Description: A computed fold for an 87-nucleotide RNA from a Campylobacterales bacterium, annotated as transfer RNA. It was read from a public genome assembly. Its mean pLDDT, the model's own confidence on a scale to 100, is 81. The organism belongs to Campylobacterales, within Bacteria.

RNA sequence: GCCUGGGUGGUGAAAUUGGUAGACACGUCGGAUUCAAAAUCCGAUGGCAGCGAUGCCGUGCCGGUUCGAGUCCGGCCCUAGGUACCA
Numbered sequence: 001g002c003c004u005g006g007g008u009g010g011u012g013a014a015a016u017u018g019g020u021a022g023a024c025a026c027g028u029c030g031g032a033u034u035c036a037a038a039a040u041c042c043g044a045u046g047g048c049a050g051c052g053a054u055g056c057c058g059u060g061c062c063g064g065u066u067c068g069a070g071u072c073c074g075g076c077c078c079u080a081g082g083u084a085c086c087a
Base pairs, nucleotide, nucleotide: 001083002082003081004080005079006078007077010026011025012024019067027045028044029043030042031041032040046057047056048055049054060076061075062074063073064072
């Protein structure tokens, strides 16, 4: 250089054929229980704004296609593996 796989919240990970992104688990926060704690149970938990209802943004980066993209197309970055040349 070429070929193949991968990159998603704080973490590990899901998402059928393009149709609510983050299921589920851990962690964290709040509460119940307890003399107190651990364990257990209940609730919340991507980011920003808002008292709130809600709105906007978000799947490595930049574009494109589409009513609609984590998914498809082009380019690029990072990463894992494979591979050619090396007279």